[in-house]
RNA sequence: GUGCAGGGCAUUUAGGGUUCCGCCCGGACACGCUCCGGGGACUGGUCCGAGAAAUGCCGCUGGCGUGCAAAUUCGCGCUGGUACACGGCGGGCCAAAAUCCCGGGAGAG
Repeated sequence: GUGCAGGGCAUUUAGGGUUCCGCCCGGACACGCUCCGGGGACUGGUCCGAGAAAUGCCGCUGGCGUGCAAAUUCGCGCUGGUACACGGCGGGCCAAAAUCCCGGGAGAG
């Protein structure tokens, strides 16, 4: 300097905004569980949501045992492993924003 790998899904949380609900403000009125407009520097519900957050399941894998006539194949059971990880600007999605996606990127060590 280059290449490969650092797995997938779900639930949740940090976080996020404002399409809908609720709440608040103003107005209209037949005063009705009504309608119109505005507000996310409105706690919330719906919603989005982490590579570097959590949990679970799956996958992969080490050890031991076990099934078949038999095997370093395949299957099953038990048990262990699945590490490390500083990170812009800018752009993109959806209503909008975001630790979402670009991105284990650029860059740094």
Guanidine-I riboswitch aptamer from Rhodobacterales bacterium HKCCE3408, 109 nucleotides, folded computationally. It was read from a public genome assembly, where an Rfam model found it. Its mean pLDDT, the model's own confidence on a scale to 100, is 84.